[in-house]
RNA sequence: GGAGCCGGCCAGGCGACCGCAGCGUGCUUGCGCACGUUGAGGAAAGUCCGGACUCCAUAGGGCAGGGCGCUGGGUAAUUCCCAGGCGCGGUGACGCGCGGAAAGUGCAACAGAGAGCAGACCGCCAGGGGCUCGCAUGCCACGUGGGUGCGAGUACCGGUAAGGGUGAAAGGGUGCGGUAAGAGCGCACCGGCGCCGGCGGCGACGUCGGCGGCCAGGCAAACCCCGCCCGGAGCAAGGCCAAGCAGGUGCGUUGAGGUGGCCCGCCGAGCACCGGGUAGGCCGCACGAGGCCGGCGGCGACGCCGGUCCCAGAUAGAUGGUCGCCACCCGCCGCGUGCGGGGACAGAAUCCGGCUUAUCGGCCGGCUCCCUCA
RNA sequence: GGUCCCGUCAUCUAGCGGCCCAGGAUGGCAGCCUUUCAAGCUGUUCACGCGGGUUCGAAUCCCGUCGGGACCACCA
Numbered sequence: 001g002g003a004g005c006c007g008g009c010c011a012g013g014c015g016a017c018c019g020c021a022g023c024g025u026g027c028u029u030g031c032g033c034a035c036g037u038u039g040a041g042g043a044a045a046g047u048c049c050g051g052a053c054u055c056c057a058u059a060g061g062g063c064a065g066g067g068c069g070c071u072g073g074g075u076a077a078u079u080c081c082c083a084g085g086c087g088c089g090g091u092g093a094c095g096c097g098c099g100g101a102a103a104g105u106g107c108a109a110c111a112g113a114g115a116g117c118a119g120a121c122c123g124c125c126a127g128g129g130g131c132u133c134g135c136a137u138g139c140c141a142c143g144u145g146g147g148u149g150c151g152a153g154u155a156c157c158g159g160u161a162a163g164g165g166u167g168a169a170a171g172g173g174u175g176c177g178g179u180a181a182g183a184g185c186g187c188a189c190c191g192g193c194g195c196c197g198g199c200g201g202c203g204a205c206g207u208c209g210g211c212g213g214c215c216a217g218g219c220a221a222a223c224c225c226c227g228c229c230c231g232g233a234g235c236a237a238g239g240c241c242a243a244g245c246a247g248g249u250g251c252g253u254u255g256a257g258g259u260g261g262c263c264c265g266c267c268g269a270g271c272a273c274c275g276g277g278u279a280g281g282c283c284g285c286a287c288g289a290g291g292c293c294g295g296c297g298g299c300g301a302c303g304c305c306g307g308u309c310c311c312a313g314a315u316a317g318a319u320g321g322u323c324g325c326c327a328c329c330c331g332c333c334g335c336g337u338g339c340g341g342g343g344a345c346a347g348a349a350u351c352c353g354g355c356u357u358a359u360c361g362g363c364c365g366g367c368u369c370c371c372u373c374a
Numbered sequence: 375g376g377u378c379c380c381g382u383c384a385u386c387u388a389g390c391g392g393c394c395c396a397g398g399a400u401g402g403c404a405g406c407c408u409u410u411c412a413a414g415c416u417g418u419u420c421a422c423g424c425g426g427g428u429u430c431g432a433a434u435c436c437c438g439u440c441g442g443g444a445c446c447a448c449c450a
Stems, first nucleotide, its partner, number of pairs: 001370010012326007020039008041345001045356002048354005053234004060264004065230005070084005085098005099225002104223002106219002121164002123160003127157002130154008139146002172190006191215002193212008238283004247274005257267002276449003290309008328342005333336001375446007384400004392430001401419006423439005
């Protein structure tokens, strides 16, 4: 200098004017007015997870159902985070994935002979039966033949998973032996798997030694098995006040409903539908698993201690607009302290911790590889 | 704000891992028939909302995203 990997952060600043909402103070009978102060986000989003909170048994038991899935830890909790293990990819920084397929059931179109204790289409093999030919013959017959033996050929019975071919996938690899030809059929080495034992580690796992020819394919985001977790509803929860109206039908103390699937248990007098009325106010509701700074413990996620700060609260929904200067980026040329343009995604609605997705541009830190120079 | 459901030709739909470069009906276009139109017949056109993943293979299973729809207030 170039190319990359990982983590964190910002989301323009200042001033003037106009405008909106909350709170406080003052004035005002009141409507309101004045002053001060505060006023969106890293995702406020998707509602995908997990909690807090509220109501229904105090949240109960079983079945069903759903979710998650290497190990250890963090946490209020998690499918999140941290650290580690193994596998795959990358030269590397690093990234991605993760229970069980030697419990059971199932699936695999087309092609192919055969697709799951596999299979004989081509090829290979003369072991068995047969046929043909050649050679030999000291056996039989004697007429040119028969028998026997050896050899060559021929794939009928068979054997064969080495080779070809099909497929996403065809049941270890190399070599030697073996065989009619072959094959873990036998053996040596290598690889995988299982069992046993030693050592290291809390553990996943690693490593070393021995034994077993055991060679066992894929899919569980198919059913399933194993382990862990989950009661239901959701702030339109729920509570209080005010206003207004009109009841009817059905079911129900022999148990409706809470409980969305079932049974038990518990509470239990209302529930469902049609029709009618109101769509007003207050609480919940903003001090919290809270932010910032420092110290300590821990590799880290995080925890503990001390100090300090108070930091949106609307209800059809406030948090905005204009102008000027400066900073940043882009374009243009008659290159100057020139002109013109740009600033994303988006936007609280009970709150919090995560994940995911969207996002113009910029900053910081750590690390890797390549080239060059000293 | 919360809860749930659905996306397949222009429209209504079938499908539930392979027999699907997705079938049917209506529609559009062209041709035949008819003097002409309609009806009828034949042919043709047109789709899995989008992006990843699992699998040998995805409209179908899983995840994310986009779009659309439904329901949920209180008092008698």
This is a predicted complex of two RNAs, RNase P RNA and transfer RNA, with 450 nucleotides together. Its mean pLDDT, the model's own confidence on a scale to 100, is 84. Rfam match: Bacterial RNase P class A. It is annotated as a ribozyme.